[in-house]
RNA sequence: UUCUUCGGGGCAGGGUGACUGCAGCACUGCAGAAUUCCCUACCGGCGGUACAGUCCGCGAGCUGCGAUCAGCGGCCGAUCCGGUGCGAUUCCGGAACCGACAGUAUAGUCUGGAUGAGAGAAGAA
Numbered sequence: 001u002u003c004u005u006c007g008g009g010g011c012a013g014g015g016u017g018a019c020u021g022c023a024g025c026a027c028u029g030c031a032g033a034a035u036u037c038c039c040u041a042c043c044g045g046c047g048g049u050a051c052a053g054u055c056c057g058c059g060a061g062c063u064g065c066g067a068u069c070a071g072c073g074g075c076c077g078a079u080c081c082g083g084u085g086c087g088a089u090u091c092c093g094g095a096a097c098c099g100a101c102a103g104u105a106u107a108g109u110c111u112g113g114a115u116g117a118g119a120g121a122a123g124a125a
Base pairs, nucleotide, nucleotide: 001125002124003123004122005121006120013039014038015037019032020031021030022029023028024027041109042108043099044098045058046057047056048055053097054096061075062074063073064072065071079095080094081093082092083091101112102111103110
């Protein structure tokens, strides 16, 4: 340098009932109805560093310029206390917190863009 393969996890249980259907009928009854609400459960990409979702950096996501591509730029979540130790916001103990866009009853976990993209990892020549 070229090629190949790999390269993201997670609603178990309970409650409520927007709304829908049916019946009678003019405000009741019955049935269905949220992985989105409430209680609670569960999950954690890649590189660096004393082993990291919360440190540093990257990817992803959103977005501007570029007709497009390449490329360049902007935005972009969350942690403390104690212990051990030469050294840990990484280990141990405890208590917290965070999670793109579109759809839909309000979504980190469902469905979709995506049989996509990707930091990067392994291998071959």
Predicted 3D model of a 125-nucleotide RNA (FMN riboswitch aptamer (RFN element)) from uncultured Blautia sp. The RNAcentral record of the sequence draws on MGnify. The prediction has a mean pLDDT of 83.